[in-house]
This is a predicted structure of a 65-nucleotide RNA (transfer RNA) from a marine eukaryotic metagenome. The prediction has a mean pLDDT of 82. It matches the Rfam family "tRNA". Gene Ontology term of the family: triplet codon-amino acid adaptor activity. Rfam's curators write: Transfer RNA (tRNA) molecules are approximately 80 nucleotides in length. The RNAcentral record of the sequence draws on MGnify.

This record gives sequence, C1' cells and structure tokens, in this order.
RNA sequence: CUGUAGCUCAGUGGAUAGAGCACCGGCCUCCGAAGCCGGUGGCGGGAGUUCGAGUCUCCCCAGGG
Repeated sequence: CUGUAGCUCAGUGGAUAGAGCACCGGCCUCCGAAGCCGGUGGCGGGAGUUCGAGUCUCCCCAGGG
C1' cells in the first nucleotide's frame, strides 16, 4: 500500500453494491461457435463511531513494496 462475484476491476457516509470476462439456462443451429435474452454468485475477520459503514477509527489475518 492492497483485500468487493470464479478472474480483472468500479463504487461522494444514504436508492436493491455494479461492469467486463467466465459459468448456468433459453432462443438460434443438423451439432457447435458467434450473436441475442435471462439467471446464479460477493464487501478478509472482529469491535467501535453514526439515524445510516463497502466507504471513517482501532485490533487481528492474508498478500505486496
């Protein structure tokens, strides 16, 4: 310094936490691929501040310099 979905990344303290890729299902096809439509899935752990925390504070854990 970093930790958010299987991977790569967004996310003024306030709306149901999003995108791309991947995966699953459907359409299409002789079968696939591509394309189109839909879906599954997540805030490292704990405590605190606050009406409200992914976001602020403290401790711990993991990784990097």